[in-house]
RNA sequence: GGGGGCGUAGCAUAACCUGGUAGUGCAGCUGGCUCCAGACCAGCGGAUUCGGGUUCGAAUCCCGCCGUCCCCA
Numbered sequence: 001g002g003g004g005g006c007g008u009a010g011c012a013u014a015a016c017c018u019g020g021u022a023g024u025g026c027a028g029c030u031g032g033c034u035c036c037a038g039a040c041c042a043g044c045g046g047a048u049u050c051g052g053g054u055u056c057g058a059a060u061c062c063c064g065c066c067g068u069c070c071c072c073a
Stems, first nucleotide, its partner, number of pairs: 001072007010026004020056001028044005050064004
């Protein structure tokens, strides 16, 4: 330099192909239970890397940037 995969909450991931309420597990917080803690039960907060385009509507489709990984030279 060329080609390709991936990027969603603190962590891991679903939804993407086929556009329509962003979900789940662990962690965190609050309450219950307990002498206390753990376990267990109930609840709460937290995310689509960024910019632009298409569309009534974009995590999803298109273009670009950035990051990361792999292959080729």
RNAcentral holds the sequence, with entries from ENA. This is a predicted structure of a 73-nucleotide RNA (transfer RNA) from Candidatus Iainarchaeum sp. It matches the Rfam family "tRNA". The family's RNA type in Rfam is transfer RNA. The coordinates come from a structure-prediction model, not an experiment, and the mean pLDDT is 83.